Predicted 3D model of a 506-nucleotide part of an RNA (small-subunit ribosomal RNA, 5' domain) from an uncultured bacterium. The RNAcentral record of the full RNA draws on ENA and SILVA. It matches the Rfam family "Bacterial small subunit ribosomal RNA". Rfam links the family to the GO terms ribosome and structural constituent of ribosome.
[in-house]
Context: one part of a larger RNA
RNA sequence: GACGAACGCUGGCGGCGUGCCUAACACAUGCAAGUCGAACGGGCAUAGAUUUUUCGGAAUUUAUGCUAGUGGCGGACGGGUGAGUAACGCGUGAGCAACCUGCCUAUCAGAGGGGGAUAACGUAUGGAAACGUACGCUAAUACCGCAUAAGACAGUAUUACCGCAUGGUAGAGCUGUCAAAGGAGCAAUCCGCUGAGAGAUGGGCUCGCGUCCGAUUAGAUAGUUGGUGGGGUAACGGCCUACCAAGUCGACGAUCGGUAGCCGGACUGAGAGGUUGAACGGCCACAUUGGGACUGAGACACGGCCCAGACUCCUACGGGAGGCAGCAGUGGGGGAUAUUGCACAAUGGGCGAAAGCCUGAUGCAGCAACGCCGCGUGAGGGAAGACGGUUUUCGGAUUGUAAACCUUUGUCUUCGGUGACGAAAUAAAUGACGGUAGCCGGGGAGGAAGCCACGGCUAACUACGUGCCAGCAGCCGCGGUAAUACGUAGGUGGCGAGCGUUGUCC
Numbered sequence: 001g002a003c004g005a006a007c008g009c010u011g012g013c014g015g016c017g018u019g020c021c022u023a024a025c026a027c028a029u030g031c032a033a034g035u036c037g038a039a040c041g042g043g044c045a046u047a048g049a050u051u052u053u054u055c056g057g058a059a060u061u062u063a064u065g066c067u068a069g070u071g072g073c074g075g076a077c078g079g080g081u082g083a084g085u086a087a088c089g090c091g092u093g094a095g096c097a098a099c100c101u102g103c104c105u106a107u108c109a110g111a112g113g114g115g116g117a118u119a120a121c122g123u124a125u126g127g128a129a130a131c132g133u134a135c136g137c138u139a140a141u142a143c144c145g146c147a148u149a150a151g152a153c154a155g156u157a158u159u160a161c162c163g164c165a166u167g168g169u170a171g172a173g174c175u176g177u178c179a180a181a182g183g184a185g186c187a188a189u190c191c192g193c194u195g196a197g198a199g200a201u202g203g204g205c206u207c208g209c210g211u212c213c214g215a216u217u218a219g220a221u222a223g224u225u226g227g228u229g230g231g232g233u234a235a236c237g238g239c240c241u242a243c244c245a246a247g248u249c250g251a252c253g254a255u256c257g258g259u260a261g262c263c264g265g266a267c268u269g270a271g272a273g274g275u276u277g278a279a280c281g282g283c284c285a286c287a288u289u290g291g292g293a294c295u296g297a298g299a300c301a302c303g304g305c306c307c308a309g310a311c312u313c314c315u316a317c318g319g320g321a322g323g324c325a326g327c328a329g330u331g332g333g334g335g336a337u338a339u340u341g342c343a344c345a346a347u348g349g350g351c352g353a354a355a356g357c358c359u360g361a362u363g364c365a366g367c368a369a370c371g372c373c374g375c376g377u378g379a380g381g382g383a384a385g386a387c388g389g390u391u392u393u394c395g396g397a398u399u400g401u402a403a404a405c406c407u408u409u410g411u412c413u414u415c416g417g418u419g420a421c422g423a424a425a426u427a428a429a430u431g432a433c434g435g436u437a438g439c440c441g442g443g444g445a446g447g448a449a450g451c452c453a454c455g456g457c458u459a460a461c462u463a464c465g466u467g468c469c470a471g472c473a474g475c476c477g478c479g480g481u482a483a484u485a486c487g488u489a490g491g492u493g494g495c496g497a498g499c500g501u502u503g504u505c506c
Stems, first nucleotide, its partner, number of pairs: 001505003005502005012375006018368002020333001025331003029328003034073003039070002042067011080286003089211008099203002104199002107196004112146001114144002121136006152177005158171005182191003212258003219249003224246008261283004265276004288309005311322004339365001341364003347361001348359004378408004388399004412447001413443006422433001450495005455476003461490005471478002
């Protein structure tokens, strides 16, 4: 000098930030991921019309709204945490002639004709519940054949050019294989659908270099190192498998053990360097512990599924339910860290044609002197140098222009009035913050100063008490009867809404 700090004493205001560093301990409760009826068949409600009527109603139909279910897109983003990881994890620079990419952009070509189901629903039925079971009915942008078929894919023979070894690019030939879905609207048209190649974006993989401590860790390794055949992947590869060979790494530190998320940065320092990785941004890993796959463009998936373990809860004892390292909040641990708040108004995200819905992302508010910055606690005059205090050589000295007193101001404060920007898309409307900030007026010095030190280092001294006691102390050291070093008082010095102490780093 610095801090995500804590503790002691003290504490007026504002702005901007920051706030479980410990138990990746366990969690009550609420919320944190939905949306689309312009994909689909139903159901319900409201309003109307028609038919019928035993005047209760029933059937059909139109419009609007809501919706459990099927279906689509999104739940792989956003948010949290740092347990693990010494690793191509991260940083940096290259490579992929070994790769994928939903939504988006522009381009080319297309959408013909069929089929069988199933949830919802109905009936019956099991179970305490969670949740089912059987039979029957039905729709689709759900599912499945057929047609069409290219510059796609596979096979085959071939030409030209190129390269970085495998090889790549382009052209034309033959054979085989593979598509599609509709919706809204009077319509125009719009939104979708299928195939292809291109772009963009996002990802995957490989390599060079860099990346803590220990040799009181010296040898390590059998899928181990390489090859061949096969499998698997979007893709290369011992990634996996069968066989063959015996390799591979290591004092330029392998292996083992310990510690640790990495970086942009941050702190410090003249720099070199040292330390660090809170907040903000990028990457990685994880989601009660361990394992596994499914779906999907993308996961081996925090608020999805299955299995096992531990724990908690419900139970009719047969069986079930759960996962805050999301936002609040609770217990616990700890020296220590906040509200079970408001709003989608803005920015951004998901869905939707749109209106809109959802969004503890985000924007705000609340709490905390936790930090930085700013402001205030008055200003000018005022000597009888008042009273009081302290001290005294009893003359005085000092507190001290300090106070009183006079004049004055109004920051903050208090009361009243007014009152935003942020709002843009789009004409209107639309603000959580917020009656906030700001502005105007009234009142009144009134409501606002402490903490530490005073032997030397080190700015600042006297009196009394105590008497190696009580105590102080960062180091040197003070205290045993005149203590500037202990305690108190007066005075003084330093900093100031803070001041000291402790901890950690330079």